[in-house]
Context: one part of a larger RNA
RNA sequence: UUGGGCGUAAAGCGCGCGCAGGCGGCCUCUUAAAUCUGAUGUGAAACCCCCCGGCUCAACCGGGGAGGACCAUUGGAAACUGGGAGGCUUGAGUAUAGGAGAGAUACAGUGGAAUUCCACGUGUAGCGGUGAAAUGCGUAGAAAUGUGGAGGAACACCAGCUAGCGAAGGCGACUCUUUGACCUAUAACUGACGCUGAGGCGCGAAAGCGUGGGGAGCAAACACGAUGAGAUACCCUGGCAGUCCACACCGUAAUACGAUGAGUGCUAGGUGUCGGACGGUUUCCGCCCUUCAGUGCUGAAGCUAACGCAUUAAGCACUCCACCUGCGGAGUACGGUCGCAAGGCUGAAACUC
Numbered sequence: 001u002u003g004g005g006c007g008u009a010a011a012g013c014g015c016g017c018g019c020a021g022g023c024g025g026c027c028u029c030u031u032a033a034a035u036c037u038g039a040u041g042u043g044a045a046a047c048c049c050c051c052c053g054g055c056u057c058a059a060c061c062g063g064g065g066a067g068g069a070c071c072a073u074u075g076g077a078a079a080c081u082g083g084g085a086g087g088c089u090u091g092a093g094u095a096u097a098g099g100a101g102a103g104a105u106a107c108a109g110u111g112g113a114a115u116u117c118c119a120c121g122u123g124u125a126g127c128g129g130u131g132a133a134a135u136g137c138g139u140a141g142a143a144a145u146g147u148g149g150a151g152g153a154a155c156a157c158c159a160g161c162u163a164g165c166g167a168a169g170g171c172g173a174c175u176c177u178u179u180g181a182c183c184u185a186u187a188a189c190u191g192a193c194g195c196u197g198a199g200g201c202g203c204g205a206a207a208g209c210g211u212g213g214g215g216a217g218c219a220a221a222c223a224c225g226a227u228g229a230g231a232u233a234c235c236c237u238g239g240c241a242g243u244c245c246a247c248a249c250c251g252u253a254a255u256a257c258g259a260u261g262a263g264u265g266c267u268a269g270g271u272g273u274c275g276g277a278c279g280g281u282u283u284c285c286g287c288c289c290u291u292c293a294g295u296g297c298u299g300a301a302g303c304u305a306a307c308g309c310a311u312u313a314a315g316c317a318c319u320c321c322a323c324c325u326g327c328g329g330a331g332u333a334c335g336g337u338c339g340c341a342a343g344g345c346u347g348a349a350a351c352u353c
Base pairs, nucleotide, nucleotide: 003325004324005323007307008306012321014203015202016201017200021196022195023194025088026087027086028085029084030083031082033081035077036076037075038074039073040072041071049065050064051063052062053061054060091193092190093189094188095186096185097184098183099182103179104178108175109174110173111155116150117149118148119147120146121145122144126137127136164171165170208249210247211246212245213244217243218242222238223237225235261320262319263318264317265316266315269298270297271296272295273294275292276291277290279288280287281286302309303308326353328351335346336345337344338343
C1' cells in the first nucleotide's frame, strides 16, 4: 500500500462556518466525454499456454498454433454517469400566523439574604478551633445581641442526578434594550438553490500571561500550631498571587465524554416527560385518539469478542471528512511554525522487548 477497522482493545479533530474537491431529487428532449460493442491497424522476437518434432529421456533446442491489455482510426447503441435545453415539487430556503426557553451581548439599571469590616449601644469573661489540643482573638472590653453604614462576590427556595436552551465550551435573582437559533400550522412564494468539507477562518472550561482597575469571602505559594519515627502532607490558625472587571493574549482538558464525526433514507412495540398542532368528549378543571419536534427508561429483529446498542443504533444502506496499524523509546529529539512567556501544533529514528 491493499485489506480491515475507530463506544470500552490502537483509532472520531473540543466545536462550528466555509473556498477548492468529492457526492447529489423527479420528468422530457438532446449530446455522446465516460461506458458497451463491430471492423481495421498496431500489439517485434524471446517468454507463458496447446500440438508436433530433434538430442537414448529430461532440462535444452526447433517448427506450427492460440491468446493478448493498452493505444490509434472508423462505424454503431443510449439504460446508467457526465455535458446542454426545458419542466416539476417531495430535498433546501422564503413568507404568514402562533409558541416555549438558565441561548448570546451590553455603557445598562434594580433587589434581597448571607459573610467580612467600621461606628455606636447593651453586656462580661471568655471566644474560636479539634479526634483531643495548641497557635490565634479577648479586661486597651472580645464572643453574643441591637441599630446604622461601607464594600466585593455569588444569586437560597423555585429546580426537575432523567426539565429547558446553545455548535461545542457553556448558560440559573429581577427589569429594559439589541440580537441568534429552534418548534408547530398553512402549503402562499423560489424551484435542487443540497450534503460533506483537505487547506483556511472563527469560537473555545479551568489554570496561566500583559496593561490598568478591584479585592468581601475563598485560597496555590508561604508562615505558624498540631499529629507523627519523620510530616516539606492530611487537621487547625493566618495568608500573597489568583478568583472579579475592561482590553489584549494563551488554545489546552483521561468529566472539551455519549470515551460514539456530519448528513439522508429505511427497520416491532411498551411506558414517562418537555414544547406545539388537528380531532373527539367536556360547564370548568381535565381526559382520549392521531401527529410533529426534543429528552429518558424498557425492549423485538438485527448487530457485538463480550459488556451491551437497539427509530436519539453500536441495526440495514449510501455520500463526504478525520483518524488507527505491536509495547517501550515518545507526544521525546531535530526542523518548521505560532506564542510576551509558559508552552502549543506538526512530529521521527537508533535501540529494545
Molecule: small-subunit ribosomal RNA, central domain
Organism: Exiguobacterium sp. VIT-AJC